[in-house]
Context: one part of a larger RNA
Molecule: large-subunit ribosomal RNA, domain VI
Organism: Patescibacteria group bacterium
RNA sequence: CGUCGAAUCUUGAGGGGAGUCCUUGACAGUACGAGAGGACCUCGAGGAACUGACCUCUGGUGUACCAGCUGUUCUGCCAAGAGCAUUGCUGGGUAGCUAAGUCGGGAAGGGAUAAGAGCUGAAAGCAUAUAAGCUCGAAGCCUACCCCAAGAUUAGGAUUCUAGACCCCCGAAGAUUACGGGGUUGAUAGGCUCUAGGUGUAAGCCCAGCAAUGGGUUAAGCCGAGGAGUACUAAUAGUCAUA
Repeated sequence: CGUCGAAUCUUGAGGGGAGUCCUUGACAGUACGAGAGGACCUCGAGGAACUGACCUCUGGUGUACCAGCUGUUCUGCCAAGAGCAUUGCUGGGUAGCUAAGUCGGGAAGGGAUAAGAGCUGAAAGCAUAUAAGCUCGAAGCCUACCCCAAGAUUAGGAUUCUAGACCCCCGAAGAUUACGGGGUUGAUAGGCUCUAGGUGUAAGCCCAGCAAUGGGUUAAGCCGAGGAGUACUAAUAGUCAUA
C1' cells in the first nucleotide's frame, strides 16, 4: 500500500515440522531341524540419540544478598565501619536465565499404491493374477499428529459494536518500535508493613578468662529481583483526532 469502519472469534487453499534405532520378557526352547541351533505372528517392558515445554526436584550462574578473611588509606583513638586491592579473596545463595534436571513426543487408524501374492477370466473349448473386472500388499505416497497461514489479489466466514492516539507509571514484552497491564471511580511501579526464601546467632552491654578467646542477651541481625496488604510517593495536568 492492498483487502477497505473497528474489535473479537474463526475456515484452511497452501507451506513447514515430526517420521529414527537398540535391548529385553511372554508366546516358546514351541513351529522347524538328525542335532547344533532356533523363529514368524501377537502382547508387554526398558533404553539411546533427537526434539518441545518447564524450573517442583538435582545442580550451574546469580558483579547493588549474607557471612568469614588479608593488606592498606580514612572516619581523632579503642571498638565498629567505609574505600581500594579481578566482584580483593573465600564459603553459601532468592528471583530470573538455564542443563546435566523434570514432564512430554515419534504412535495408533484410514485411503491409493510399488515389488510381490491372489480371485474370476477370455483371446486360445485347455491353461493363464489381465486383455474387461476384482481382492490384498511397504519405514515410502495422500491423510492422520504439531506449527504457520486470507497478499488464498478468488484478499474468505461469523458475531458484536462504535473510538482512539499522544503523554505518564510499568511488564515473565522488548534494541527502537511493536505487544500487554495500569493511569486517583487507582494496587501499575516505588516506598512501608507482614511473609516465603537466603545467610547463619549482628552491634552494644553483661559474664568467664592475664590474654587470645568463649558464653549470654540471640535461630539474632541483615537482606536484590518472589508473594500479600497498604494510596505515603509517582501515574498530576494537558494536547490532538473523532472514520